[in-house]
RNA sequence: UCACAGCGCGCGGAAGAGUCCCCGGCCACGCCGGGGCGCCGAAGGAGCAAGCCUCCCCGCCAAUCUCUCAGGCACCCGUACCGCGCGCCGCAG
Numbered sequence: 001u002c003a004c005a006g007c008g009c010g011c012g013g014a015a016g017a018g019u020c021c022c023c024g025g026c027c028a029c030g031c032c033g034g035g036g037c038g039c040c041g042a043a044g045g046a047g048c049a050a051g052c053c054u055c056c057c058c059g060c061c062a063a064u065c066u067c068u069c070a071g072g073c074a075c076c077c078g079u080a081c082c083g084c085g086c087g088c089c090g091c092a093g
Stems, first nucleotide, its partner, number of pairs: 001093001006088008018037001020036007038073003044069001045067003051060002
């Protein structure tokens, strides 16, 4: 000095699943809140395989897989993930 990688920020793209029933409020076309049942998985969270270690047990061990605790299910916002840019860090070289 610094590719890859990691972290952060910005921009763009980006789903899924009832606005079904009841109640209440409001500025009463509609919107908001709560409850019930039903549903979704791509904030987060949890669990496991191969494999590694071991005599064995234990342990380590990923996900867009599974669970649905949380979150979400009109629109909007948001979201994992993808791309680009910037910054930080920084091993190899």
Molecule: Glycine riboswitch aptamer
Organism: Microcella putealis